[in-house]
The RNA shown here (c-di-AMP riboswitch aptamer (ydaO/yuaA leader)) has 138 nucleotides and comes from a Fidelibacterota bacterium. Its mean pLDDT, the model's own confidence on a scale to 100, is 84. Its Rfam family is "c-di-AMP riboswitch aptamer (ydaO/yuaA leader)". From the family's description: This family represents a conserved RNA structure found upstream of the ydaO and yuaA genes in Bacillus subtilis and related genes in other bacteria. Rfam 15.1 lists 7,607 matches to the family in 2,262 species. Taxonomically the source falls in Fidelibacterota (Bacteria, Pseudomonadati).
RNA sequence: AGUUGUCUGUCGCCUAAUCGGUCCCAGUUCGGACUGAGCGGGGGAUCCAUUUUAUGGGGUGUAUCCCGCGUAUCGCGGGAGGGACAUCUCCCAGUCCUAACCCGUCAGCUAACCCCGUAGGCAUUGGAAGGGACAGAU
Numbered sequence: 001a002g003u004u005g006u007c008u009g010u011c012g013c014c015u016a017a018u019c020g021g022u023c024c025c026a027g028u029u030c031g032g033a034c035u036g037a038g039c040g041g042g043g044g045a046u047c048c049a050u051u052u053u054a055u056g057g058g059g060u061g062u063a064u065c066c067c068g069c070g071u072a073u074c075g076c077g078g079g080a081g082g083g084a085c086a087u088c089u090c091c092c093a094g095u096c097c098u099a100a101c102c103c104g105u106c107a108g109c110u111a112a113c114c115c116c117g118u119a120g121g122c123a124u125u126g127g128a129a130g131g132g133a134c135a136g137a138u
Base pairs, nucleotide, nucleotide: 005138006137007136008135009134010133011132012122013121014120018037019036020035021034022033023032024031038118039117040116041115042114043113048108056106057103058102059101060100064080065079066078067077068076069075070074081098082097083096084095085094087131088130089129091127092126093125
């Protein structure tokens, strides 16, 4: 120095929303503009599909559907379906959420091609099995 085994400890969450480069401001930081990669989304042929067109239609997103009640655009309650829970996967139990926004009469799928986003909000429920990375000891 390398390889392997064992033991101990650590690894933030939702989301596509992360990581660089150049310049400016500031002059510890912070912030702004542009650009690249990664990740995400929309439009858009043939073929195929659809027979659709005011009960307008469509998109992002888990955020839809059914039933009951009420002051009936809306609110409340219940259920089904869907989603989240702390390094990753799966199983069991438990808890919570089921919003918000956009296009503007218009878009099925869709190669080439074109366009757009990379905000924001938070602080960890336990158990079983298996896997990865880093550090220390042996």